[in-house]
RNA sequence: GCUCUUGUCGUCCAUGGGUAGGACACCGGGUUGUCGACCCGACAAACGGGGUUCGAGUCCCCGCAGGAGCG
Numbered sequence: 001g002c003u004c005u006u007g008u009c010g011u012c013c014a015u016g017g018g019u020a021g022g023a024c025a026c027c028g029g030g031u032u033g034u035c036g037a038c039c040c041g042a043c044a045a046a047c048g049g050g051g052u053u054c055g056a057g058u059c060c061c062c063g064c065a066g067g068a069g070c071g
Stems, first nucleotide, its partner, number of pairs: 001070007010024004018054001027041004047063005
């Protein structure tokens, strides 16, 4: 330098055109003599920019960052 691939709550992973969901963690509550475990609840996220579309996390382009291969 070229090709491919990945980027979503604090972490890990779903969702691939129409409300962004789960687990764990954290926080609040219940339970317990206390802690833990268990139960309930709340908070929290689409790498950046542009395009297509009535509508984009999803499709396209450019960039940024990580990974793999080739040279």